Model confidence (mean pLDDT): 85 of 100. Predicted 3D model of a 520-nucleotide part of an RNA (small-subunit ribosomal RNA, 5' domain) from an uncultured bacterium. Its Rfam family is "Bacterial small subunit ribosomal RNA". The RNAcentral record of the full RNA draws on ENA, Greengenes and SILVA.
Context: one part of a larger RNA
RNA sequence: GGACGAACGCUGGCGGCGUGCCUAACACAUGCAAGUCGAACGAAGCUUGACGAUUGAUUUCUUCGGAAUGAAAUCAGAUAUGACUGAGUGGCGGACGGGUGAGUAACGCGUGAGCAACCUGCCCUUCGGAACGGGAUAGCGUCUGGAAACGGACGGUAAUACCGUAUAAUGUAUUGAGACCGCAUGAUCUUAAUACCAAAACUGAGGUGCCGAAGGAUGGGCUCGCGUCUGAUUAGAUAGUUGGUGGGGUAACGGCCUACCAAGUCGACGAUCAGUAGCCGGACUGAGAGGUUGAACGGCCACAUUGGGACUGAGACACGGCCCAGACUCCUACGGGAGGCAGCAGUGGGGAAUAUUGCACAAUGGGCGAAAGCCUGAUGCAGCGACGCCGCGUGAGCGAAGAAGUAUUUCGGUAUGUAAAGCUCUAUCAGCAGGGAAGAAAAUGACGGUACCUGAGUAAGAAGCCCCGGCUAACUACGUGCCAGCAGCCGCGGUAAUACGUAGGGGGCAAGCGUUAUCC
Repeated sequence: GGACGAACGCUGGCGGCGUGCCUAACACAUGCAAGUCGAACGAAGCUUGACGAUUGAUUUCUUCGGAAUGAAAUCAGAUAUGACUGAGUGGCGGACGGGUGAGUAACGCGUGAGCAACCUGCCCUUCGGAACGGGAUAGCGUCUGGAAACGGACGGUAAUACCGUAUAAUGUAUUGAGACCGCAUGAUCUUAAUACCAAAACUGAGGUGCCGAAGGAUGGGCUCGCGUCUGAUUAGAUAGUUGGUGGGGUAACGGCCUACCAAGUCGACGAUCAGUAGCCGGACUGAGAGGUUGAACGGCCACAUUGGGACUGAGACACGGCCCAGACUCCUACGGGAGGCAGCAGUGGGGAAUAUUGCACAAUGGGCGAAAGCCUGAUGCAGCGACGCCGCGUGAGCGAAGAAGUAUUUCGGUAUGUAAAGCUCUAUCAGCAGGGAAGAAAAUGACGGUACCUGAGUAAGAAGCCCCGGCUAACUACGUGCCAGCAGCCGCGGUAAUACGUAGGGGGCAAGCGUUAUCC
């Protein structure tokens, strides 16, 4: 000098774009943050109210007794109509998006390869298929246990829920034959036989879905080369340890697991241990080499109160799922239950220190749905903070009686100083009034009457901070008297201090200026 997620002191006009718990991965009141589909399913409620029942206006006929007609009102209410509502079964999504950096020195990350050892819902392409049946169960009803959370028994019901049978290949497995390729374990192709495995319907009739196989795309899994902090005042470490065989397990290779066998394996090219740490693209600095760093944005990883476990599923060993154990908090009728903000706001606490319990799904994107649409604290915006960067303003011109005041003085003057006053202008910003977007493809705008434009109108509403001995731009007076104090280094101060304090003047930067911490 530059930098900063900064803090502190003094000061503070406006706007744009960014950015804001670095500390306690401390504890959390409250609200919201993941739902959706009635075009999978049955039932309930609601609505219209068919056919009925009762009363019976009116009209017609009449043998005057009555018969026919049937408006309107009331009751009842389906097998029917129409949307809708909240539960339930079922499907898809809750593995994305969002947060945090505790752990991790590791194939975790980066980079480059490999899988002849693998998986991949939704999406795209192609080929083929969907035949016949069955038994349940929730909701519901009745009874019933419990303070609650939540149940139990019996009865009965539907499906794209569940199950059986059939069908079966370019599928899978085994066996056989042939061709061909690879560094290798081995792979690919053709062919034959045997065995085995599937499906679901809905409809507004247009479609949408379902099953098997092949290929693609996307996403993932695994392996390897190289790189990846400090300490030797850590020198030996290791028994599933290293390898093999059989078996198991996995989507898949593998001590991944297990039984047996062998005794290996790693290490001064630093094993092991200890400390520290998420890694990278990048960022800061520097002429560069390098050093430092990993906030924000993007990629990967890990975690979700602590520890462990699996279930479901294409995908999790799952932040707002389940089970167990621990700590903590809450409810309780003491028998037993409930919870997890490192989501967005917000609270307490810690701290030098870090924001609103805001608006909207209008846009972009995501989930579900055929769609309308619903949900979305992702996101888009607004609010707060000079926290940072950038831009603008606080006026411009003329103006010497060089006014007054103030400071100083050799008392003549000198400085402040064209500075002020005064005269003439202008209106950026702020304020007032009027108009008023783009962002939105036909409609739909939270932002927002915002940005922007126009008009009127007053110099009005808008300057501080640090420094002045040398380094280092900028000097005098008074006070103080090794005191009070200053100080980054050298050093100032003991009676004329340009170094302390105040004043006048000056210098620097400027809505900031200084100080402190840290990095280069």